RNA sequence: UCCUUAGCUCAGUGGUAGAGCGAUCGGCUGAUAACCGAUUGGCCGCGGGUUCGACUCCCGCAGGAA
Numbered sequence: 001u002c003c004u005u006a007g008c009u010c011a012g013u014g015g016u017a018g019a020g021c022g023a024u025c026g027g028c029u030g031a032u033a034a035c036c037g038a039u040u041g042g043c044c045g046c047g048g049g050u051u052c053g054a055c056u057c058c059c060g061c062a063g064g065a066a
Stems, first nucleotide, its partner, number of pairs: 001065004007021004015052001022040006045061005
């Protein structure tokens, strides 16, 4: 100085938190894979502050990287 958001990899830079992969079920097939459909998903690392409103801004702490 940077990072911490779903099981994993990552978006989201003040207004109801998303994608891909994965998992489960179904379709297709003689069967498996691939493919198609549906479902499943997170108190946004922890504690405070600012604000009508915070994943987002500020402070501290913890863990990780250089």
Transfer RNA from a soil metagenome, 66 nucleotides, folded computationally. Rfam family: tRNA. By type it is a transfer RNA. The sequence is in RNAcentral, with records from MGnify.